Small-subunit ribosomal RNA, 3' major domain from Spiroplasma citri, 471 nucleotides, folded computationally. The organism belongs to Spiroplasma, within Bacteria.
[in-house]
Context: one part of a larger RNA
RNA sequence: UGACGGGGACCCGCACAAGCGGUGGAGCAUGUGGUUUAAUUCGAAGCAACGCGAAGAACCUUACCAAGGCUUGACAUCCAGUGCAAAGCUGUAGAAAUACAGUGGAGGUUAACAUUGAGACAGGUGGUGCAUGGUUGUCGUCAGCUCGUGCCGUGAGGUGUUUGGUUAAGUCCAGUAACGAGCGCAACCCUUGCCGUUAGUUACUCCAUUAAGUUGAGAUACUCUAACGGGACUGCUAGUGUAAGCUAGAGGAAGGUGGGGAUGACGUCAAAUCAUCAUGCCCCUUAUGUCUUGGGCUACACACGUACUACAAUGGCCGGUACAAACAGUUGCGAUCUCGUAAGGGGGAGCUAAUCUGAAAAAGCCGGUCUCAGUUCGGAUUGAGGGCUGCAACUCGCCCUCAUGAAGCCGGAAUCGCUAGUAAUCGCGAAUCAGCAAUGUCGCGGUGAAUACGUUCUCGGGUCUUGUACA
Numbered sequence: 001u002g003a004c005g006g007g008g009a010c011c012c013g014c015a016c017a018a019g020c021g022g023u024g025g026a027g028c029a030u031g032u033g034g035u036u037u038a039a040u041u042c043g044a045a046g047c048a049a050c051g052c053g054a055a056g057a058a059c060c061u062u063a064c065c066a067a068g069g070c071u072u073g074a075c076a077u078c079c080a081g082u083g084c085a086a087a088g089c090u091g092u093a094g095a096a097a098u099a100c101a102g103u104g105g106a107g108g109u110u111a112a113c114a115u116u117g118a119g120a121c122a123g124g125u126g127g128u129g130c131a132u133g134g135u136u137g138u139c140g141u142c143a144g145c146u147c148g149u150g151c152c153g154u155g156a157g158g159u160g161u162u163u164g165g166u167u168a169a170g171u172c173c174a175g176u177a178a179c180g181a182g183c184g185c186a187a188c189c190c191u192u193g194c195c196g197u198u199a200g201u202u203a204c205u206c207c208a209u210u211a212a213g214u215u216g217a218g219a220u221a222c223u224c225u226a227a228c229g230g231g232a233c234u235g236c237u238a239g240u241g242u243a244a245g246c247u248a249g250a251g252g253a254a255g256g257u258g259g260g261g262a263u264g265a266c267g268u269c270a271a272a273u274c275a276u277c278a279u280g281c282c283c284c285u286u287a288u289g290u291c292u293u294g295g296g297c298u299a300c301a302c303a304c305g306u307a308c309u310a311c312a313a314u315g316g317c318c319g320g321u322a323c324a325a326a327c328a329g330u331u332g333c334g335a336u337c338u339c340g341u342a343a344g345g346g347g348g349a350g351c352u353a354a355u356c357u358g359a360a361a362a363a364g365c366c367g368g369u370c371u372c373a374g375u376u377c378g379g380a381u382u383g384a385g386g387g388c389u390g391c392a393a394c395u396c397g398c399c400c401u402c403a404u405g406a407a408g409c410c411g412g413a414a415u416c417g418c419u420a421g422u423a424a425u426c427g428c429g430a431a432u433c434a435g436c437a438a439u440g441u442c443g444c445g446g447u448g449a450a451u452a453c454g455u456u457c458u459c460g461g462g463u464c465u466u467g468u469a470c471a
Base pairs, nucleotide, nucleotide: 001471002470003468004467005466007465008464009463010462011461012460013459015455016454019418020417021416022415023414026309027308029306030305031304032303033302034300035299042053043052064295065294066293067292068291069290070289073121077120078119079117080116081115082114083113088103089102090101091100092099093098123284124283126282127281128280132278133277134273135272136271137269139267144183145182146181147180148179149178150159151158152157163174164173165172189261190260191259192258194230195229196228197227198226199225200224203220207216208215233255236249237248238247239246240245311411315370316369317368318367319366320365321364327358328357329356332351333350337346338345339344377408382403383402384401385400386399387398388397424447425446426445427444428443429442430441
């Protein structure tokens, strides 16, 4: 100087407390461990691994296993020779790769192309993240981490950065052997909340018209859209204080950082990643490379994590009827119509989209029914019949209909999230994607609470101080 303390002081955080809802019990989905297996590819491991890499494992993907093939190679550059071809299509053998035969003929004569040969080389998701770059997690959006000059100390180093106030903040003020400065904080950026200006189609509607902004005409008034501005600064008033500031109030759409996001200092964990990529060294080179078919990654006495659905009447079912936002669409979204109980089929208007389509929002509201029961709760499991995608749904896809109706009556010890448009609850969309195991992830809006006395205690963090046989 740090680190540590079941030392002290001060401060903060959904850290506790006060509340609301869960997890832990059930079924199922998914990930992991374990076990099994020819293979169940690999990585991730307290918080910070475990719906994680994977924003899509039937083939492909695919890295694993079995079998069948190739060896200058599936891919790149160079050399020499040969060819008018090559791709594609057809046939034969084969599981296919591939081999052989036929057909085919763009382009072009240095040869882009194909093939043969020799080697230089290719190739490796092989090893090492404890050789590395780059990227990422975490402490933590915590308020810290440092430097120049000066001063102090023999020196390591200290001071500044401590002290008293104050703040979300090393934020600011006062004081001060310090005076300044840098990286952080804040602000600048995006979004949301109010107003104005400009603009007015595909949006809107004071007129007419219609079943309907449906159509006409007109107008940018309103709504909205999207560009530019305004607006909030403790600016004003009062109190308090040396000041910074704090408290109350006015005006205001908004008040003291208005809400949300992006933004992550010096560093810590030899943290993660050689399987995104790049890369040193080591290793393989008729194989640890490469092609193909099939299988596996989907196994199942069990254990754990994360979700979903429930156990019902604040509910289930049936009928009627409202109100969103955001997003996607030409290899696409696909309306009206029509067939089918339905999944879906036929058909194809319109739309490169403020125009057309996905599109029905759901919870809600109105009416009816069920009457506390393992039930008209719950939907697992299984049987049968169908639909769709795709070369192909056996291993191993999703969906529909009929039948079947399991566990489950609110969950031990323990444990998690959340302070407001939040929790809880309700639906909608997108990426990936032929299809989909999505209950996941990332977004969007609808309805919309309770509680916080307080900081003694638990956990984590910051500042000062103290002890130390630690570095």